Parts: sequence; C1' cells; structure tokens
RNA sequence: UGCAGAGUAGAUAACUGAGCGUUAAGUGUCUUACGGACGGGGAGUUGCCGUAAGAACGAAGGAAUUUUCUGCGGUUCGGUUGUUGCAUCCCGCUGCC
Repeated sequence: UGCAGAGUAGAUAACUGAGCGUUAAGUGUCUUACGGACGGGGAGUUGCCGUAAGAACGAAGGAAUUUUCUGCGGUUCGGUUGUUGCAUCCCGCUGCC
C1' cells in the first nucleotide's frame, strides 16, 4: 500500500411472565415544534427514536354471578431463543500480502 474480517445501540419474529384497556386508553397514519441516540475515536443525514400540541380513522366481548374464569387489542414492560444491524465519510482494531 492492497485485500479480507470482527464488533454497538437498536429493530424484528416465536415462546413465556406480570400488567393495562374492553365505561376505548393504547396501537397504527398525517402535520408542527423541541430534544436524543446512532460499532473503539471523530463527523453525521432527507433516515431512526422520544416528548408536546393538533388532525383524520378506529375495536369483541362472553360465561359464571360480585370477583373470578375465558376471549379480544396492529395494547405496556420484562425474560429466553433466532434473525437482521455502524444511512454515509475518515481514522483505529484483527488476519493475510
């Protein structure tokens, strides 16, 4: 100098535990404002996430009978396993030459 490779946060699926709602919150979609994170280091988006406000849409209860059982919700948080995974740029790390 060249070639090859490793590694994060996170995302997602299945299973599982504990909740919440079923008197409709939540989830999902759109708009605006603000903020945050993004392999070991630096930079960092039109991508990602969060919060607030607003808009449109929108649901599955049942049984026993008085607090239980069983469902339902693109429901919340956690656990296990699998899959995927730095937007991008520079440097570094490992192996080979």

A computed fold for a 97-nucleotide RNA, annotated as THF (Tetrahydrofolate) riboswitch aptamer.
It matches the Rfam family "THF (Tetrahydrofolate) riboswitch aptamer". For this family Rfam cites "A disconnect between high-affinity binding and efficient regulation by antifolates and purines in the tetrahydrofolate riboswitch" (Trausch and Batey, Chem Biol, 2014). The family has 101 seed sequences and 747 matches in Rfam 15.1.
Model confidence (mean pLDDT): 79 of 100.